[in-house]
């Protein structure tokens, strides 16, 4: 070129079209002489750009990045 997968907090990953959770981390707070472990609160997140629907992370189309597989 062609086809296909994968893109959600810092960082690893869930979520039948219906509240975006989970753990690790950052922050504070208890806890202890200290630290560590433990607990408790809070922090932070859908590549982009349209479209379908009452509603989209989820389905559709394009694009942009990575991977793989043909050529």
């Nucleotide at each position: 070129g062609u086809g296909g997968c994968u893109a959600u907090g810092g960082u690893g990953u869930a979520a039948u079209g219906g509240c975006a959770g989970c753990a690790c981390g950052a922050g504070g707070g208890a806890c202890u002489g200290u630290g560590g472990c433990u607990c408790c609160c809070u922090c932070a997140g859908a590549g982009c750009g349209g479209g379908u629907u009452c509603g989209a992370g989820u389905c559709c189309c394009g694009u942009u990045a990575g991977c793989c597989a043909c050529c």